[in-house]
Overview: FMN riboswitch aptamer (RFN element) from Salinicoccus halodurans, 142 nucleotides, folded computationally. Its mean pLDDT, the model's own confidence on a scale to 100, is 81.
RNA sequence: UGAUUCUUUCGGGGCAGGGUGAAAUUCCCAACCGGCGGUAAGCUUUAAAGCGAGCCCGCGACCCGUACUGUUUUCUUACGGUGCGGCUGAUUCAGUGCAAGUCUGAAGCCGACAGUCAAAGUCUGGAUGGGAGAGAGAAUGA
Numbered sequence: 001u002g003a004u005u006c007u008u009u010c011g012g013g014g015c016a017g018g019g020u021g022a023a024a025u026u027c028c029c030a031a032c033c034g035g036c037g038g039u040a041a042g043c044u045u046u047a048a049a050g051c052g053a054g055c056c057c058g059c060g061a062c063c064c065g066u067a068c069u070g071u072u073u074u075c076u077u078a079c080g081g082u083g084c085g086g087c088u089g090a091u092u093c094a095g096u097g098c099a100a101g102u103c104u105g106a107a108g109c110c111g112a113c114a115g116u117c118a119a120a121g122u123c124u125g126g127a128u129g130g131g132a133g134a135g136a137g138a139a140u141g142a
Base pairs, nucleotide, nucleotide: 001142003140004139005138006137007136008135009134010133017029018028019027031122032121033111034110035059036058037057038056042051043050044049054109055108063086064085065084066083067082068081069080070079071078091107092106093105094104095103113125114124115123
C1' cells in the first nucleotide's frame, strides 16, 4: 500500500404569506427542499489534497415475485431472515470554448406506500425500522 474477515460510530431536507371552503400545511396563488457512489474545462492550494450534477451513469428506501431458511401451527397459516429477479421520477435554451446534459446565465421539470372532515415531495404513520454508503479500530495473510 492494497486484500479478506470482524467490531464499532455516523448515515434526509422542506409549504413563509395569502385565496376558496363547513372542512385543505392535501385544491388554487405563492413558498420551500434535494440521500449515496461515479464522472468534471471550475474554485481553493506551494504541493499533497479538498470541494464541485435532484433531472448524465449507477445505487438506496417503498412495493411485487421467487428460491432457501427460522419461529409458530389445528400441517397450512401467520410473522420474520438471506439470496436472486422485477418495479423505480424529472432538462432544455443561450453563452464561452478544441471540447460542457457537469461551468456561467435564463427558463422549465420531478418526487414511493398507507392515512386524512378535502386530492400531500413538505403533515401523520410503518420508522427508536431499513439503507446506498462514509469514518475509526482490530485480526489474518500478501
Taxonomically the source falls in Salinicoccus (Bacteria, Bacillati, Caryophanales, Staphylococcaceae).